[in-house]
RNA sequence: CUCUUAUCGAGAGUAGGUGGAGGGACAGGCCCUUCGAAGCCCAGCAACCAUCCCCGGCGGGGAAAGGUGCCAACCUGGCAAAGCAAUUGUUGCUUUGCAAGAUAAGAG
Repeated sequence: CUCUUAUCGAGAGUAGGUGGAGGGACAGGCCCUUCGAAGCCCAGCAACCAUCCCCGGCGGGGAAAGGUGCCAACCUGGCAAAGCAAUUGUUGCUUUGCAAGAUAAGAG
């Protein structure tokens, strides 16, 4: 990097340290930020892997020392279909599917 499977509306510092201007994946929007961004450390959250218990199995439960992950907003935002509303050929909302993206585990 590619493929497969699963998940993506919950949770996590309102006086932690360091750092010193960016950040929220992507145009745009809308936001956060010198009342201190990213990054790093610590704390924290969750429980995918691993681990322990129960079970014939599916599966259920515990713990959080290990491998990861995550820690402003339900952020919005692409394509298609259906439904509803307004309205006259446009707009808004809802649902479903797909795409794109993120994370984990496995394979190449």
Model confidence (mean pLDDT): 80 of 100. A computed fold for a 108-nucleotide RNA from Salicibibacter halophilus, annotated as SAM riboswitch aptamer (S box leader). The RNAcentral record of the sequence draws on Rfam. Of the family's consensus pairs, 94% are formed in the model. NCBI's taxonomy places the organism under Bacteria, Bacillati, Caryophanales, Bacillaceae, Salicibibacter. Rfam family: SAM riboswitch aptamer (S box leader). Rfam's curators write: The SAM riboswitch is found upstream of a number of genes which code for proteins involved in methionine or cysteine biosynthesis in Gram-positive bacteria. The SAM riboswitch acts at the level of transcription termination control. The predicted structure consists of a complex stem-loop region followed by a single stem loop terminator region. An alternative and mutually exclusive form involves bases in the 3' segment of helix 1 with those in the 5' region of helix 5 to form a structure termed the anti-terminator form.